A computed fold for a 71-nucleotide RNA from Rivularia sp. PCC 7116, annotated as transfer RNA. Its mean pLDDT, the model's own confidence on a scale to 100, is 84. It matches the Rfam family "tRNA". Rfam links the family to the GO term triplet codon-amino acid adaptor activity. The sequence is in RNAcentral, with records from Rfam.
[in-house]
RNA sequence: GCCUAAUUAGCUCAGUGGUUGAGCAAUCGGUGAAUCGCCGAUAAACGUAGGUUCAAAUCCUGCAUUGGGCA
Numbered sequence: 001g002c003c004u005a006a007u008u009a010g011c012u013c014a015g016u017g018g019u020u021g022a023g024c025a026a027u028c029g030g031u032g033a034a035u036c037g038c039c040g041a042u043a044a045a046c047g048u049a050g051g052u053u054c055a056a057a058u059c060c061u062g063c064a065u066u067g068g069g070c071a
Stems, first nucleotide, its partner, number of pairs: 001070007010024004018054001026042006047063005
């Protein structure tokens, strides 16, 4: 330099055009002797800049970061 995969919540992941989710963690409440457990609730995210589309986490392009491969 070229090819390829990945980037979504604090962490690990799901979601392949039409309401952004789960588990763990966090906060609040209930229960309870209890800071653990159980039950309920709440907050929290699409790497970045453009493009296509009525509509983009999802499709296309550039860039950034990380992993793998080739030279």